[in-house]
c-di-GMP-I riboswitch aptamer from a Bacillota bacterium, 88 nucleotides, folded computationally.
Its mean pLDDT, the model's own confidence on a scale to 100, is 85.
It matches the Rfam family "c-di-GMP-I riboswitch aptamer". About the family: GEMM was predicted in a large-scale screen for bacterial structured RNA regulatory elements.
The sequence was found by an Rfam model in a public genome assembly.
The source organism's lineage runs through Bacteria, Bacillati and Bacillota.

RNA sequence: CAGCGAGAAGGGCAAACACGUCGCGAGGCGUGGACGCAAAGCCACGGGCCUGAAACUCUCUAGGGAGAAAGGCAGCCGGGUUGCCGAA
Numbered sequence: 001c002a003g004c005g006a007g008a009a010g011g012g013c014a015a016a017c018a019c020g021u022c023g024c025g026a027g028g029c030g031u032g033g034a035c036g037c038a039a040a041g042c043c044a045c046g047g048g049c050c051u052g053a054a055a056c057u058c059u060c061u062a063g064g065g066a067g068a069a070a071g072g073c074a075g076c077c078g079g080g081u082u083g084c085c086g087a088a
Base pairs, nucleotide, nucleotide: 004086005085012037013036017032018031019030020029021028022027035075041081042080043079045078046077047076048073049072050071051070056067057066058065059064060063
C1' cells in the first nucleotide's frame, strides 16, 4: 500500500414504535427509543421499489381510470467518492 474484519480499544450511527413538526403523498426533520450497521458517511449515475394532491395529456363519462411531469428511499443491489481502528 492492497485485501480483510476480531468476544480488540476508543468512539460513531440508529430500525420498529411513541410524541412533536413539515409535506397531497412516498417521506423528511427534532426528541425519546435500539433492530441492527465497518462506511447504516456523502452522491439518485445504472437497476429496483414507493408516491403522485393540484395543474397537464389521454380515456371512459361527471368522478373515476391510465400516462407523464415532478418527487421519495443511500438501512434494496450495483457504481462513484471521502474516511477511523488493526488481531488473525